Model confidence (mean pLDDT): 85 of 100. Small-subunit ribosomal RNA from a Clostridia bacterium, 1526 nucleotides, folded computationally. Lineage of the source: Bacteria > Bacillati > Bacillota > Clostridia.
[in-house]
RNA sequence: GAAGAGUUUGAUCCUGGCUCAGGACGAACGCUGGCGGCGUGCUUAACACAUGCAAGUCGAACGGAGUUGCAGGAGGAGCAAUCUGAGAGCAACUUAGUGGCGGACGGGUGCGUAACGCGUGAACAAUCUGUCCCAGGGAGGGGGAUAACAACUGGAAACAGUUGCUAAUACCGCAUAGGACCACGUUGUCGCAUGGCAAUGGGGUGAAAGGCCGGAAGGCCGCGCUGGGGUGAGUUCGCGUCCCAUUAGAUAGUUGGUGAGGUAACGGCCCACCAAGUCAACGAUGGGUAGCCGAUCUGAGAGGAUGACCGGCCACACUGGAACUGAGAAACGGUCCAGACUCCUACGGGAGGCAGCAGUGGGGAAUAUUGGGCAAUGGGCGAAAGCCUGACCCAGCAACGCCGCGUGAGGGAAGAAGGCUUUCGGGUCGUAAACCUCUGUCGCAGGGGACGAGAAGAAGACGGUACCCUGUGAGGAAGCCCCGGCUAACUACGUGCCAGCAGCCGCGGUAAUACGUAGGGGGCAAGCGUUGUCCGGAAUGACUGGGCGUAAAGGGCGCGUAGGCGGCCUUAUAAGUUUGGAGUGAAAGUCCCGCUUUCAAGGUGGGAAUUGCUUUGAAGACUGUAGGGCUUGAGUGUGGGAGAGGAUAGCGGAAUUCCCGGUGUAGCGGUGAAAUGCGUAGAGAUCGGGAGGAACACCAGUGGCGAAGGCGGCUAUCUGGACCAAGACUGACGCUGAGGCGCGAAAGCGUGGGUAGCAAACAGGAUUAGAUACCCUGGUAGUCCACGCUGUAAACGAUGGAUGCUAGGUGUAGGAGGUAUCGACCCCUUCUGUGCCGGAGUAAACACAAUAAGCAUCCCGCCUGGGGAGUACGGCCGCAAGGUUGAAACUCAAAGGAAUUGACGGGGGCCCGCACAAGCAGCGGAGCAUGUGGUUUAAUUCGAAGCAACGCGAAGAACCUUACCAGGUCUUGACAUCCAUUAGAACUUGCAGAGAUGCAAGGUGAGCUUGCUCGUAAUGAGACAGGUGGUGCAUGGUUGUCGUCAGCUCGUGUCGUGAGAUGUUGGGUUAAGUCCCGCAACGAGCGCAACCCUUGCGAUUGGUUGCUAACAGGUAAAGCUGAGAACUCCAGUAGGACUGCCGGGGACAACUCGGAGGAAGGUGGGGACGACGUCAAAUCAUCAUGCCCCUUAUGACCUGGGCUACACACGUGCUACAAUGGCCACUACAGAGAGGUGCGAAGUCGUAAGGCGGAGCGGAUCUGAUAAAAGUGGUCUCAGUUCAGAUUGUGGGCUGCAACCCGCCCACAUGAAGUCGGAGUUGCUAGUAAUCGCGAAUCAGCAUGUCGCGGUGAAUACGUUCCCGGGCCUUGUACACACCGCCCGUCACACCAUGGGAGUUGGGAGCACCCGAAGCGGGUGAGGUAACCGAGCAAUCGGAGCCAGCCUUCGAAGGUGAGACCAAUGACUGGGGUGAAGUCGUAACAAGGUAGCCGUAUCGGAAGGUGCGGCUGGAUCACCUCCUUU
Repeated sequence: GAAGAGUUUGAUCCUGGCUCAGGACGAACGCUGGCGGCGUGCUUAACACAUGCAAGUCGAACGGAGUUGCAGGAGGAGCAAUCUGAGAGCAACUUAGUGGCGGACGGGUGCGUAACGCGUGAACAAUCUGUCCCAGGGAGGGGGAUAACAACUGGAAACAGUUGCUAAUACCGCAUAGGACCACGUUGUCGCAUGGCAAUGGGGUGAAAGGCCGGAAGGCCGCGCUGGGGUGAGUUCGCGUCCCAUUAGAUAGUUGGUGAGGUAACGGCCCACCAAGUCAACGAUGGGUAGCCGAUCUGAGAGGAUGACCGGCCACACUGGAACUGAGAAACGGUCCAGACUCCUACGGGAGGCAGCAGUGGGGAAUAUUGGGCAAUGGGCGAAAGCCUGACCCAGCAACGCCGCGUGAGGGAAGAAGGCUUUCGGGUCGUAAACCUCUGUCGCAGGGGACGAGAAGAAGACGGUACCCUGUGAGGAAGCCCCGGCUAACUACGUGCCAGCAGCCGCGGUAAUACGUAGGGGGCAAGCGUUGUCCGGAAUGACUGGGCGUAAAGGGCGCGUAGGCGGCCUUAUAAGUUUGGAGUGAAAGUCCCGCUUUCAAGGUGGGAAUUGCUUUGAAGACUGUAGGGCUUGAGUGUGGGAGAGGAUAGCGGAAUUCCCGGUGUAGCGGUGAAAUGCGUAGAGAUCGGGAGGAACACCAGUGGCGAAGGCGGCUAUCUGGACCAAGACUGACGCUGAGGCGCGAAAGCGUGGGUAGCAAACAGGAUUAGAUACCCUGGUAGUCCACGCUGUAAACGAUGGAUGCUAGGUGUAGGAGGUAUCGACCCCUUCUGUGCCGGAGUAAACACAAUAAGCAUCCCGCCUGGGGAGUACGGCCGCAAGGUUGAAACUCAAAGGAAUUGACGGGGGCCCGCACAAGCAGCGGAGCAUGUGGUUUAAUUCGAAGCAACGCGAAGAACCUUACCAGGUCUUGACAUCCAUUAGAACUUGCAGAGAUGCAAGGUGAGCUUGCUCGUAAUGAGACAGGUGGUGCAUGGUUGUCGUCAGCUCGUGUCGUGAGAUGUUGGGUUAAGUCCCGCAACGAGCGCAACCCUUGCGAUUGGUUGCUAACAGGUAAAGCUGAGAACUCCAGUAGGACUGCCGGGGACAACUCGGAGGAAGGUGGGGACGACGUCAAAUCAUCAUGCCCCUUAUGACCUGGGCUACACACGUGCUACAAUGGCCACUACAGAGAGGUGCGAAGUCGUAAGGCGGAGCGGAUCUGAUAAAAGUGGUCUCAGUUCAGAUUGUGGGCUGCAACCCGCCCACAUGAAGUCGGAGUUGCUAGUAAUCGCGAAUCAGCAUGUCGCGGUGAAUACGUUCCCGGGCCUUGUACACACCGCCCGUCACACCAUGGGAGUUGGGAGCACCCGAAGCGGGUGAGGUAACCGAGCAAUCGGAGCCAGCCUUCGAAGGUGAGACCAAUGACUGGGGUGAAGUCGUAACAAGGUAGCCGUAUCGGAAGGUGCGGCUGGAUCACCUCCUUU
């Protein structure tokens, strides 16, 4: 002293980004706001400033002036008293000027500055230092001026000039002067060098000021010289100090020397001359940004970020330049000049500088009073009193921050009212409130009242403040954010992908804990949220502490420079290293321990720390350095063998093509199929001859060689490297390698050759919707050679190089050795290379595993989310193509790796199914029936939509049904429950009306406990009824489908980090996950099968309505009758079939094949039965139901119409097209069902439908009811017919209230299409298909439909290649809404940022030249001139010196010019990003339908295509080789 979470997926692990939780702030904004203490407060415009203040002081330096006072008093007035009173004097006070000290401090700001600027540590023997302290020794004697002042003059002013006077601690000579300074000597001593210090000799140079007090002595304050100290300053050096290399070269006073100059001082600081250096990859120069530090914030730390307040240093003071004065300045409130701006002006000229304190405007999201005081602390001046001090101390404003306090405390359940909610019971706000009892912090009022001033006095802005006492009364004092997850906290209503929210993931499309509101809850609290910024989390730039096979990331390969790293022994040294001492690391801050504000923040004392630097000892292991040695690293030499290693030259055969000739005739060629093409002018084929170019079959091999690219016929020459053996030689000579240099497939480029084949482009032919492709026929660059360039590839082992170490096994290539042998093999050992398997270990997994992706060391390269983009700009290279280096804006929350489960594949294997095939019959063509679409309509009600909607819901629409339309009606309703009143309703009849309905008449309830109950009806009011209205995507239930397919899961165990796997896979077998065997699995469940029904056999029981063999009777015939119980049949019961038996196969299994027996044989046939689930499959119109909607209507009733329409399209059927047939006649044989509002016999009428009739039958009895096909006989003779029957006409029948729209049937007449059906498509495997009739449900009537029944009764199945569907295993995947998936590019539209762009505008910096202010320096100085000198009696003259002026070097601003750079903008233009549904195609993901990708070239609307070379990050099949197991 260290915490994590959300988000990529169907799920998982990993990589990786984004986001959140924390802390902080000179903050701002929103809502809110009681008090106090301590702090803090223009981060922006170094923008401009009104006004006031911020630096003065000294009269004890000086001369004046003024005021007052004192004394005295010339003169004047006056007779006098007296008055007045100049000038001089004294004292006090004031102060313009001269002079001194201070204005270089204090205060502000951060423009500039990337620098010795700052920090730290040194140095000055290269320096200065006013005031202060200490010490020594001085101050003698003179001189000349000048402000003030006065007069005059100029000016608007600011101010200035001339003349005259005057003082000094102002100024100037002279004297004196050492241990000061200068040059020359001598001596001593010291130092790292130059050299310093001390002593000494003679020589030279240079000082001074006085004032005050005092009667004096003297004292105090000053003055000058020297030395020392102190303080402060200056200079130099080591180290440290941001970003960009898309800034790589910079530099002429530049680097050094000599000499002179200059400075306090060193120095190219400056100048003259000489030399040509100096800096730079350890980043010079340039560009951008920035004051630096103590510290502050954060962090576990290391770090990262920051540089407000406080403290140290620096820089600046309107902008730029310059010097003066001074101890100190290149001077914030000084000077001069230039510039911009502002102000005054008489237009001539002047004045100014808040980045001092307040304050104003402006800018901005944003930052305060034109306050009080010098009482304290400190500063300046002064001897002092004192004066000055916007430094400072205080107050004011601001929740800006930190800290503290309060807004009350205790009791109080009828759990009040009220709100919200509710399953209506309740729950919750909630002891919360009310109410009772208290308290008095803060507030308010009254009273008292400080410390801060230390020791005698005086002095308090703050301030009547802090604090204390008293009174008062719960009174005056709570908000803000949040409540989907992260993240503590949930309900209701509103809204309905709208409005809105959002930090990330994401919410909202009618039941939103995510929006808005409310209730409730959570958090913090005088604040709470939001925004912005920094650190953290982020190990997400990894020193501590990351990576690079596939996630981003190893350079294409080598040689090698700098650099980094480096074997063994020894000696020395001490740079690194370790350790002790010393100095320093300011204070403040942080931390610790105390003390103190009642606590805290805050204040204060001490300590630690300040991880650093310097210096000095010690140690000597390790690193370094120097010396010596060694041989194992490295190399050399010797002897060998291997090799597609490289270069050059020559040679060879096979094949293709072409040419010539022969033979020979009609095709060849090509493809999925074709065509273009070639060929009767003789092709192709074949034989012979010739030409030319390119490449080298077999050998050939996960074989060899090379650094990589790469290298393949043979021979020769030249040449590089590796390996083995022995161990002679050198003696660390090594490893790596930024830059650099070289090599570097294919394509491409230049020049010149060459060109057989192949072949981008191109042309043609096909394919196709199109086909700028895949396929075909041609064909040019190119491919080849020489020379030169290019410098890139999936240049890959996607794996940098070197060294060492760490189990094995097994191939192969080269070499050596051993054993053995006559010899060769075999065998063993070893070195080098090259493969595979595999243990530990590693890894996210896949996998790697001595050829490491293991364990370690050294060096280099590279990575840091995806896209934008390997793009733009710039640089370098290139002839070009282009290469290399290589961003940003903007945008997304992912993009990715490995593995898992599925799904899918125009992937594979195995298997099944009337799936195909083999067959039979159809459909699709015709007519009709029926359903649907469409259209129409007032309405043609609604639903069903690939399979799995369409003769479906509907097992039957004329009214009804009926849901639709038109019209007419009703409104508590056609229907249910409740209430009140009333009635006697119902029912029948009549009238009106289309009817509903209305009116009228008749007609009247039940029970009894006799005034009530029950029932019915009407009226009325409201609760409610009603809805085939919506939502099947809110639901229940039911159903379809995959599919009667064989599957779907679980428990425990095991494996895996995990999703998951195993079991369930495998070998057999089955109809079957059926069974057997094996197996890290062992068991179990739902499915399969069986149990159920039916059918097939016999037995048994029973015998009517069924049956009739025997007996008898009897008829035209007949189980008709007696009778019988045998048979058939009926319907009960048991039985029977189980691979049980035999044989073959198989593994001695399961099972299978064959056989026997049997009525039946391998689930005997058929049915019912439908796993986990899929399709948001169907149904709100069967029913039920949430929510929504309608309520004199979307409800209810009635009449009529519609659902029946009709150009058309489709589905399902019926009937046909005929002779295996039609028609006529005759004649057999069923089963299963139905029947009372029913079936309806016989008989009879009618051609018939049907009518009359009514027996019998609730049915093994009666009825419908004749089965038909078949059979026998006849006829028709291949035709639109004696086929077919549509359509239509006429006449009838039946049902029904009613057949017009709109039923069925009959008879006669009519006699359409149709002569077997295109592409395509359906059903069926045996009592099946086909064909034939019969019945039933629905139903008044109405089937060609549906559901059943029996009769006759086939053909075919080689087989599983293909189509469809399914199951299992496996494989690929960029899919997971799962291929109806995903997804690419152009084009069109909108928006955004960005590149280019004729240019345009602006900016800072540099260069060259021009001009050149002030000023310093230099020159001159005929003009001016007090001090000193000389001359002169003097006037004055001369000299020295100084000054003006002039000239000149430098020199700011300005001007001109040419470039470079940066920014803004720009018609037009390029690509990029984003956007819900736009257009064109389909490139990629499966073998993605032509495997994909990389580099390059070329072509094309676009994805893209093609050529050449390369890669596997390609599926599938086969072969070869290797490996594993037995």